[in-house]
The RNA shown here (transfer RNA) has 72 nucleotides and comes from a Syntrophorhabdaceae bacterium. Rfam family: tRNA. The family's RNA type in Rfam is transfer RNA. NCBI's taxonomy places the organism under Bacteria, Pseudomonadati, Thermodesulfobacteriota, Syntrophorhabdia, Syntrophorhabdaceae.

RNA sequence: GCGGGCGUAAUUCAGGGGUAGAAUGUCAGCUUCCCAAGCUGAACGUCGCCGGUUCGAAUCCGGUCGCCCGCU
Numbered sequence: 001g002c003g004g005g006c007g008u009a010a011u012u013c014a015g016g017g018g019u020a021g022a023a024u025g026u027c028a029g030c031u032u033c034c035c036a037a038g039c040u041g042a043a044c045g046u047c048g049c050c051g052g053u054u055c056g057a058a059u060c061c062g063g064u065c066g067c068c069c070g071c072u
Stems, first nucleotide, its partner, number of pairs: 001071007010024004018055001026042005048064005
């Protein structure tokens, strides 16, 4: 330098045009003599960034940044 993959909650990951989800974790309550476990509820995301397409973009397209892999 060229090609490819990935980037979404604190963490690990789903979701591939129409309200952004799960598990774990955190907080509160219930339960218990206490702890753990269990049950209920809550908070937590400008979907890496910028632009384009679209009535509508996490999703499609272009650029860019970061990480990883291959080629040279």
The coordinates come from a structure-prediction model, not an experiment, and the mean pLDDT is 82.